Model confidence (mean pLDDT): 81 of 100. Large-subunit ribosomal RNA, domain I from a Dehalococcoidia bacterium, 565 nucleotides, folded computationally. The full RNA is in RNAcentral, with records from ENA. Rfam family: Bacterial large subunit ribosomal RNA.
Context: one part of a larger RNA
RNA sequence: GGCACAUGGUGGAUGCCUUGGCGCUGGAAGUCGAUGAAGGACGUGGUCAGCUGCGAAAAGCCCCGGGGAGGUGCGACAACUGUCGAUCCGGGGAUAUCCGAAUGGGGAAACCCGGCGGGAGUAAUGUCCCGUCACCCCAUGCCCAAAUUGCGCUUGCGCAUACUAAGCAUGGGGGGAGAAGUCGGCGAAUUGAAACAUCUAAGUAGCCGGACAGAAGAAAGAAAACUCGAUUCCCUUAGUAGUGGCGAGCGAAACGGGAAGAUUGCCCAAACCCAGGGUCUUCGGAUCCUGGGGGUUGUAGGGCCGGGCAUAAAGCCGAAUUAGGGUUAGCGGAAUUGGUCUGGAAAGUCUCAGCCAUAGAAGGUGACAGCCCUGUACGCGAAAACCCGAACCGGUGGGCCUGGUUCCUGAGUAGGUCGGGACACGUGAAACCCUGACUGAAUCUGCGGGGGCCAUCCCGCAAGGCUAAAUACUCUCCAGCGACCGAUAGUGAACAAGUACCGUGAGGGAAAGGUGAAAAGUACCCCGGUGAGGGGAGUGAAAUAGAACCUGAAACCGUGUGCCU
Repeated sequence: GGCACAUGGUGGAUGCCUUGGCGCUGGAAGUCGAUGAAGGACGUGGUCAGCUGCGAAAAGCCCCGGGGAGGUGCGACAACUGUCGAUCCGGGGAUAUCCGAAUGGGGAAACCCGGCGGGAGUAAUGUCCCGUCACCCCAUGCCCAAAUUGCGCUUGCGCAUACUAAGCAUGGGGGGAGAAGUCGGCGAAUUGAAACAUCUAAGUAGCCGGACAGAAGAAAGAAAACUCGAUUCCCUUAGUAGUGGCGAGCGAAACGGGAAGAUUGCCCAAACCCAGGGUCUUCGGAUCCUGGGGGUUGUAGGGCCGGGCAUAAAGCCGAAUUAGGGUUAGCGGAAUUGGUCUGGAAAGUCUCAGCCAUAGAAGGUGACAGCCCUGUACGCGAAAACCCGAACCGGUGGGCCUGGUUCCUGAGUAGGUCGGGACACGUGAAACCCUGACUGAAUCUGCGGGGGCCAUCCCGCAAGGCUAAAUACUCUCCAGCGACCGAUAGUGAACAAGUACCGUGAGGGAAAGGUGAAAAGUACCCCGGUGAGGGGAGUGAAAUAGAACCUGAAACCGUGUGCCU
């Protein structure tokens, strides 16, 4: 030095475990914010660095409920507190520094400097405390110009323009945050086409704005049947009809079957009537504005004038709504502390002996427990707050037929031309829809559509508005599930994790779980530097479970013995 065996160190694999994740199901909820949010800064404890809670009234204060023996968070010690009911749980309230939409002004967020009113204090000023003061929009009220222009005349003045602009006051609203879903505005490129330009990716990603579900929605529809009768969603139609450098690709709709339903779903504008007011006036009236009534459609309807018949129901709204139901704490809840054996410990063994079961889900307890504990099935419960909510009551609602008249029925609109966009549809025979430019109708004997266009026929009534449900999603709460993970996995994060750390910054971003059933966490002695560490002793089932703590693989480093050289 090598090999073998034994025994250690180092190291942290493996096994087992799970406080944490991942995915989903059902239900709930679907907002918060100038009454100052979301998110933070700084404080706050007897001792306190961090987390958690809270806010100068600061791990808390008050009230009302629940609950019943301990409690002062993680977390020891000390000192206190509690059956005169604490801690804890739920409901309501008070307080709630500073920043932040941040809003008195400023600003390099958590800071600086003010005005006004009131108060404290001072001889007085300084100082301190409380309240208030941003901007935009709407409504109401107050106040109130000038110019152009027009008129008047004394030619530079007056009046109108004007219950105007601006300003002020009062009241109301907005602003910002939020995971996904939704609607609208703006809107890529990689890529595919085996290159690439039309095309595709894609109206996707991204940015901006709005709402809570959103959007859509009561036919100027779909169609071609003896038609249907708002919208939305699913299935189907169908990878069809189409579209397409007819390449790559893109790709419907109606009918039909379902979900849900509001079975004429509704409200305005206008005609006309009434009231008030303005302007003009030849005083006859004309015209405009505001409010009320009226009226709302295609088999046309409505107004006005006349005739006839009726006189209420649906619906809607309201109250501190009610009865009732639900949510936010909780309560009751069966049956072995049976024997025996092993063991540190029984829940295991003895197919020993019993019992409950509307409860044999699950978790815990010194190993595997229906009967030990928490629970489970089942049953019950609210002072307070919130949600749902019939019936009843009150209010609102207000009809039909017919004759005449021809007054009304949404205009810079429909349509056209040009340029675009959007429709599955790339300009095509390209309708329908939207509109930047230029144009520009009709008025019910009317107008639009039925995929160029024309006729016939059929269907509908644009140019105003509202509308639940079926649908989408899950930051969040509750209950539950998994041929999901089990600490290099599963979230980046089971631990003081978006932490430490890195970066000027945008941003990037870890590692790190396990003593034991119970701290019983090694009194006392010895060596040692009043060490570190160790040896005894003691605890424990075990200390090669001693906190660098379950198991403890390998690499790597020793020690002892044997053999070989």